[in-house]
Context: one part of a larger RNA
Parts: sequence; C1' cells; structure tokens
RNA sequence: UGACGGGGGCCCGCACAAGCGGUGGAGCAUGUGGUUUAAUUCGAAGCAACGCGAAGAACCUUACCUGGGCUUGACAUGUUGGUAGUACCUCCCUGGAAACAGGGGGGGACCCUUCGGGGAGCCACCACAGGUGCUGCAUGGCUGUCGUCAGCUCGUGUCGUGAGAUGUUGGGUUAAGUCCCGCAACGAGCGCAACCCUCGCCCGUAGUUGCCAGCGGUUCGGCCGGGGACUCUACGGGGACUGCCGGUGAUAAACCGGAGGAAGGUGGGGAUGACGUCAAGUCAUCAUGGCCCUUAUGUCCAGGGCGACACACGUGCUACAAUGGCCGGUACAGAGGGCAGCAAUACCGCGAGGUGGAGCGAAUCCCAAAAAGCCGGUCCAAGUUCGGAUUGCAGUCUGAAACUCGACUGCAUGAAGCCGGAAUCGCUAGUAAUCGUGGGUCAGCCAUACCACGGUGAAUACGUUCCCGGGCCUUGUAG
Repeated sequence: UGACGGGGGCCCGCACAAGCGGUGGAGCAUGUGGUUUAAUUCGAAGCAACGCGAAGAACCUUACCUGGGCUUGACAUGUUGGUAGUACCUCCCUGGAAACAGGGGGGGACCCUUCGGGGAGCCACCACAGGUGCUGCAUGGCUGUCGUCAGCUCGUGUCGUGAGAUGUUGGGUUAAGUCCCGCAACGAGCGCAACCCUCGCCCGUAGUUGCCAGCGGUUCGGCCGGGGACUCUACGGGGACUGCCGGUGAUAAACCGGAGGAAGGUGGGGAUGACGUCAAGUCAUCAUGGCCCUUAUGUCCAGGGCGACACACGUGCUACAAUGGCCGGUACAGAGGGCAGCAAUACCGCGAGGUGGAGCGAAUCCCAAAAAGCCGGUCCAAGUUCGGAUUGCAGUCUGAAACUCGACUGCAUGAAGCCGGAAUCGCUAGUAAUCGUGGGUCAGCCAUACCACGGUGAAUACGUUCCCGGGCCUUGUAG
C1' cells in the first nucleotide's frame, strides 16, 4: 500500500422485508454422481459443473469396446527408380458381415514438346504423413466470474530518507470518480454518460400490402375500374434539453411539485464489460512449445456401446382438478420458414397418413388451426368424465436398415398422485403468472430443451434492524 474484523459511519442491489408463483413429495423427460460393463468415449465441479460443450448419438456422427483388415498409409509435399492401353469409368467370378484380399473381361483419356522426351497419374523405396495421445501448472486465441459494480491509473508539481502519499480526501449531489463548491495541487487517459440498434408520437418521400374512406361495377371476396386519403411497409427528418413555471438549496450542482406533451428528468429494451481477480475454463473448435506412439496411441470396416440401473442430486414437463375436465359453435396476433422445399382446393382413411398436385424462390402462394377468450351444453365432489404413467394388440411415416435404440396414430389398459418435511428459487410492469405460435439443428427424432414471437395480464415495496453480495471514508490487528 493492501487484506481481514461476530469494529464504526455513509450508501447501493429482488439482498432482506411486503407480495405473487414455484422447487423440495408423485409420474415422466433430461443432465450428473455412483454402480455395472468388453465398452458404458472425453471434458465441465461451490456461487461461476450438472436440458453444460451437444442448434438433433439407430448406421454415420464417434473420439469407446469386440472382431476382421491396411502399412508411404484416409490426407500433404519432396527425392530416386520403374511403369504405357497408363490414369479413370464399368461389368463379372472366388472368399467375406463389410473393409479387404485374389483373379478375369469391356470402354478409355489430359497438359507441354525441339517428337528425344517432360508433367500429371500409378507402382516400389526413402524423407515423411497421421495421432480427439499427455501437459490449460509451458502457451496464443476465445470465454466465464466479481460486475454495468464505479471504479483503475498516468504526466508534471508538492510532501516524505523510503515504501508511498497528494490528485481520487472533504461539504453537497447523482444511476455513476455524475456534476457543483472547497482544497498543493493542475491537467490527462481507460471506464460512466453520449454517439449505434429497437419500441413508443408526428411529418415528408414512395405505393401490385392496404382502403368503399369518396365514386362506379359486382357472380359479393378489395373481386374489378379507380384512388394514395387512411392502415401498413422502409428510407429520410422532427421530437425531450431539467427547455418553461413555482418551491427547497451555498446566489451552485441538484432535488421536489406543476404546465404543456405521444413520451419526461438515464422514456422502455438491446448492443457495449475499465485496471485487474480466480496458476478459473478450454491442448476435444482452432493454433502452438515440450513429451510420447509410429505394421500402431495411425487408418479402414462390421457389429456393439455412448440409451446399462439397488440407488443419490440438479434442471424441467405433466398433474393432483369445478377460476376445472369434456363436447358443439364462434372470434382476435406477432414473428418466422419454404425449390432435393412449403404445399392449397378435391378424393380415400376414425386417425397418424395416403392419392393427387393448383399456386409460390414468396408484403402476392403455402406452412396456418393461433390458444387461452366468448356463447351454449354436460359432468356433481368421486381417485372421478380428475390424472395420464405403464402395458397389450393393430397401424402410419422417415430411412439400405427402427431388435438393442425413432417419432406418431387407433383400440384396450388405466399406475402414482388429493398441493408436498427441513430447506430453497424466480420476479418490481406490459414484469410475474398464464396461453398458444415460429425458428435453428434436422432424412427422421427421443425438444418437456434452446432461441425468438405475440395474446390475456396481476399483487406488493412500511422500511434498511437482520441474511447475502458490493462501493466510499475511518479504526484495530497480524506479517
């Protein structure tokens, strides 16, 4: 100088409190530990590992195991020598699960050329390749975390023998080292804020989306003529700055109230993460030092495993019902995706789906039905018309292939569960809760995950004593 204190002062944060909904009990999904296994590949480990890497494990992926093969190798560059119907394409035979090994038939090239040949290819040899083998305590890069916290520093000057201090402390104020005032300091940098994106209001420009708004036609559908007003779309601009008024305050910064306004006092959300900390994480994205393997720790193939199951934990989904379940009718979104694709009308099937294919590279066509909601009916408190696990049978679809190990459909079966111990999590507003929708990955899908979108839409905050984390000042202690 810092660090620490069950020291003090000041101050923050869904930190507590106030409130709403959960988790912990049940069934299932998923990750992990453990155990098992020939293998159950590897990593992640308090917060900050555990629906995490994995935005898609039947084969592939795949790194693991068993078995079967290859050895200049699945891939790159180079040296030397060889090869000429060679490379390459294709067919057949034998062994085989395939990879591969052995044999035979057919087709059949390219570039340069001084026409000798050279290159490419292939074969042999050599040099090397290859390694998801080890070390994240040798590293780069990237990332998590404290923490979007308000801090971290520098130049010159001054003070101190020095480490260092001052500035950055103090009085106010702020979300903020934000600003004001004061001061042996005066300035400056990285951070804060602003500049960027998005939502909310208005205007302009534009009109194959939108509108009968006003006119005409209408088989009634913006459907047609037509119109650019409006909605919308997407580009440009305006708008908010404590600007105005009153009060408080040191006449300051600022704070409180008010007006106007679509919006106030950082308007909501996002992107943005200072110096550093944790020898934090990653050698399995990639890169890379060193070490190690080299007829194998490389590489190819078939099958299996990553999906095991006495158990234990994390994260979730569905419930335990009447603010509900079921049936019929009927509304209203936003954001997306679509050509090896999305697929309408129609027909077949109880259904998953099938047949078929209009239209659409999409503000034009399709996925598409939004669901909760609203209207009507039914159930009558029951392990039930709640709940759907489990299991049997019959099917559909993807795919060479669904036994291990896919999703979905129909019929049957209907388990636990009557609101959950100690404990514990999220959330302060269009938030929580609740309802559905889309997308990426992807043949299909174990998605209840993840990322995004809109619909309905609360309660509560007295307060800062306490728990947790953090900021500033000060004090004690150890070294």
A computed fold for a 479-nucleotide part of an RNA from a metagenome, annotated as small-subunit ribosomal RNA, 3' major domain.
The coordinates come from a structure-prediction model, not an experiment, and the mean pLDDT is 87.
Rfam family: Bacterial small subunit ribosomal RNA. Gene Ontology terms of the family: structural constituent of ribosome and ribosome.